[in-house]
C1' cells in the first nucleotide's frame, strides 16, 4: 500500500426459571440524566429518573397445585446488528 473479515448498545425467535393476575410490569406523551466496536467524534437506538394519561382473563382443583393470561422480567441458544476517520486480524 490495495483486498477481505471479526467485534457494540441492542432486536427477533426458541427453550428454561420467575413474577403478576389482590394489576406490578409492559406500552403512550413529557422533561431531565446516563451508557453505548479497542480510541475520536457522532447517528440511530436502548437504559434509568421524575410528571402526566391510558390499562388486562380468567377458569379448574384434592386449596395448594393444575391449565390459561400479560406487549411481564432473568438467563441460554440461534440468527440479525456502527455511516464515517484510526486501530485489530488475514491473506497479498
Nucleotide at each position: 500500500g490495495a483486498c477481505a473479515g471479526a467485534g457494540u448498545a441492542g432486536g427477533u425467535a426458541a427453550a428454561g426459571a420467575g413474577c403478576g393476575u389482590u394489576a406490578a410490569g409492559u406500552g403512550u406523551u413529557a422533561a431531565a440524566g446516563g451508557a453505548u466496536g479497542g480510541g475520536a467524534a457522532g447517528u440511530u437506538g436502548c437504559c434509568u429518573u421524575u410528571a402526566a394519561a391510558c390499562g388486562a382473563a380468567a377458569g379448574a382443583u384434592g386449596u395448594u397445585u393444575c391449565u390459561g393470561c400479560g406487549a411481564u422480567u432473568c438467563u441460554u441458544u440461534a440468527c440479525c446488528g456502527c455511516g464515517u476517520c484510526c486501530g485489530c486480524u488475514g491473506a497479498c